[in-house]
Source information
SAM riboswitch aptamer (S box leader) from Garicola koreensis, 88 nucleotides, folded computationally. Its mean pLDDT, the model's own confidence on a scale to 100, is 82. Of the family's consensus pairs, 97% are formed in the model.
C1' cells in the first nucleotide's frame, strides 16, 4: 500500500505538555480554538467488530484493535474517507 466485506444513527473526558490554527484532500459555508483548541503522554469512560471462556438464547467475564465536539459537521464532485474482520 491492494482486493473483498460490515459499519459510520446513538454512546462516552479530566489532568499535564505544546502553542496556532483544527474538522481526511479541493471548493463554498458553518463551527471549535491563547478562557489554549489541534497534537502527544497519563488515567479513565464508551462499546463497533474479532479471538477465547461459560451459558439452552441474550445477558457477563478476558483479551486484541478502535473511538471519546457539530449527522463522516454540510453541500458538491469524487465512488472519496475512516474504523473492524478477511484475503494475499
Nucleotide at each position: 500500500g491492494u482486493c473483498c466485506u460490515a459499519u459510520c444513527c446513538c454512546g462516552a473526558g479530566c489532568g499535564g505538555c505544546c502553542g496556532a490554527g483544527a474538522g481526511a484532500a479541493c471548493u463554498g459555508g458553518c463551527u471549535c480554538a491563547g478562557c489554549g483548541a489541534c497534537g502527544c503522554c497519563g488515567c479513565a469512560g464508551c462499546a463497533a467488530c474479532c479471538c477465547g471462556g461459560a451459558u439452552g438464547c441474550a445477558g457477563c467475564c478476558g483479551g486484541g484493535u478502535g473511538c471519546u465536539a457539530c449527522c463522516g459537521c454540510c453541500a458538491g464532485g469524487a465512488u472519496c474517507g475512516a474504523u473492524g474482520g478477511g484475503a494475499g